RNA sequence: GGCUGCGUAGUGUAAUGGUUAGCAUCACGGCCUUUCAUGUCGUAGGUGAGGGUUCGAUUCCCUCCGGAGCCA
Numbered sequence: 001g002g003c004u005g006c007g008u009a010g011u012g013u014a015a016u017g018g019u020u021a022g023c024a025u026c027a028c029g030g031c032c033u034u035u036c037a038u039g040u041c042g043u044a045g046g047u048g049a050g051g052g053u054u055c056g057a058u059u060c061c062c063u064c065c066g067g068a069g070c071c072a
Stems, first nucleotide, its partner, number of pairs: 001071004006066002010025004018055001027043005048064005
């Protein structure tokens, strides 16, 4: 330098254009417990950035950013 694929809560992940973006864990709070832990219920927390297509974009297209692999 070229090519491929990736980027979604603090962490790990699901979502093949139609929903309030789901699950687990972490954090916080309630219940339980003499206390802690376990258990149980709840709350908060998210689509890398910009633009385009579409009635509608996490999803499709373009550019950029970050990191990975392969080739040179």
Molecule: transfer RNA
Organism: marine sediment metagenome